[in-house]
Context: one part of a larger RNA
RNA sequence: CUGGGCGUAAAGGGCGUGUAGGCGGAUAGGUCAGCUAGGGGUGAAAGCCCAGAGCUCAACUCUGGAAAUGCUUUUAGAACUGCCUAUCUAGAGAGGGUUAGAGGUCAGCAGAAUUCCUGGUGUAGAGGUGAAAUUCGUAGAUAUCAGGAGGAACACCGGCGGCGAAGGCGGCUGGCUGGGGCCCAUCUGACGCUGAGGCGCGAAAGCGUGGGGAGCAAACAGGAUUAGAUACCCUGGUAGUCCACGCCGUAAACGAUGGAUACUAGAUGUACGAGAGGUUACCCUUUCGUGUGUCGCAGCUAACGCAGUAAGUAUCCCGCCUGGGGAGUACGGUCGCAAGGCUAAAACUC
Numbered sequence: 001c002u003g004g005g006c007g008u009a010a011a012g013g014g015c016g017u018g019u020a021g022g023c024g025g026a027u028a029g030g031u032c033a034g035c036u037a038g039g040g041g042u043g044a045a046a047g048c049c050c051a052g053a054g055c056u057c058a059a060c061u062c063u064g065g066a067a068a069u070g071c072u073u074u075u076a077g078a079a080c081u082g083c084c085u086a087u088c089u090a091g092a093g094a095g096g097g098u099u100a101g102a103g104g105u106c107a108g109c110a111g112a113a114u115u116c117c118u119g120g121u122g123u124a125g126a127g128g129u130g131a132a133a134u135u136c137g138u139a140g141a142u143a144u145c146a147g148g149a150g151g152a153a154c155a156c157c158g159g160c161g162g163c164g165a166a167g168g169c170g171g172c173u174g175g176c177u178g179g180g181g182c183c184c185a186u187c188u189g190a191c192g193c194u195g196a197g198g199c200g201c202g203a204a205a206g207c208g209u210g211g212g213g214a215g216c217a218a219a220c221a222g223g224a225u226u227a228g229a230u231a232c233c234c235u236g237g238u239a240g241u242c243c244a245c246g247c248c249g250u251a252a253a254c255g256a257u258g259g260a261u262a263c264u265a266g267a268u269g270u271a272c273g274a275g276a277g278g279u280u281a282c283c284c285u286u287u288c289g290u291g292u293g294u295c296g297c298a299g300c301u302a303a304c305g306c307a308g309u310a311a312g313u314a315u316c317c318c319g320c321c322u323g324g325g326g327a328g329u330a331c332g333g334u335c336g337c338a339a340g341g342c343u344a345a346a347a348c349u350c
Base pairs, nucleotide, nucleotide: 003322004321005320006319007304008303012318014201015200016199017198021194022193023192025088026087027086028085029084030083031082033081034080035077036076037075038074039073040072041071042070049065050064051063052062053061054060091191092188093187094186095184096183097182098181099180103177104176105175106174107173108172109171115149116148117147118146119145120144121143125136126135162169163168206247207246208245209244210243211242215241216240220236221235222234223233258317259316260315261314262313263312266295267294268293269292270291271290272289273288274287275286276285277284278283299306300305323350324349325348332343333342334341335340
């Protein structure tokens, strides 16, 4: 390289957007680049292969043939692909109506609780554990009542519920704003799919500057436990956790399952929308669409299992794998303030 693969054996990029590229709906006409058929030229010799001949045979040599699947040129064909022209509406988009939602962002507001402060009541304990001790408390703690301060998170509703491309998103109100579903079929007329690079987003931790700091809590200190205990348990406690701006760019970033389209038994739950029917002023039945679950046939799978949300049947495009260790390391390059990230070997060894 070919072939074979990527849920769990090695292997799906963390996610999007989109450039080049690859691929691409229906009808008619044209063209003939690809394509197909015939012819011409060329494809040196030697070699390989086939038939025969010459050295006693063979190796070797000689003669003839075949082959050289290619290139070029010419004639013809027009189904398919391409290209050109015209048309179309089933893909895609726009429009109108309607609708659900923790989608994003900014601002404001509320209540519960913890902690702290002040004051009142009140007295000897409180706290903590398997049991204790460190710790707090007669300078009045714990408990309880009233008032105040401040930060963070939003009980119940809450749901294998919803939304988002992923990361993720949950009190209430308002402003701005993205996407989706359903119905109508008014418009555009293939405007599509994928996407190497590029660009953007990207949990937690971490970093820079400035704020903030209630609770929690790496590090750290003490108390226990223990043979020891640099742990598990307990009492404290600093970064951090929070906000603004700027970095970092990684995760078991998981459905360990890339995206798009079409097709392929059923059963059942749930959410949203639309229609029909019943009953009637809010439910019931049923149909369709979209999403999200469970079970299950064919089929697939090494098995487990997957099974209309495929891991089934197909097509298109991208990413990735190629024995274990060495190693996601070294070196180089590049990005970063740093931590480090990305790219990525070899010797050697089994």